[in-house]
RNA sequence: CUAUUGAAAGAGCAAACUCAGGGCAACCUGGGGACGCAAAGCCACGGAUCCCAAUGGGAUGGCCGGGUUGCCGAG
Numbered sequence: 001c002u003a004u005u006g007a008a009a010g011a012g013c014a015a016a017c018u019c020a021g022g023g024c025a026a027c028c029u030g031g032g033g034a035c036g037c038a039a040a041g042c043c044a045c046g047g048a049u050c051c052c053a054a055u056g057g058g059a060u061g062g063c064c065g066g067g068u069u070g071c072c073g074a075g
Stems, first nucleotide, its partner, number of pairs: 005075001012037002017032006035062001041068003045065003048060005
């Protein structure tokens, strides 16, 4: 220096549920709330699942793979 792993410390995010709003819906946004998460940051490229007003369009990145960016620095 690189790869793998992830101790400690300081931080971070936020499931279910609920209130308000948007949407035909899946679901999304904000508040509350924490099941959990070393990328549970971002990206719909591939697969998978879900929705529809269905020759097509949409949703899920906290389903998996992939791409990309970031905090700390024990072994």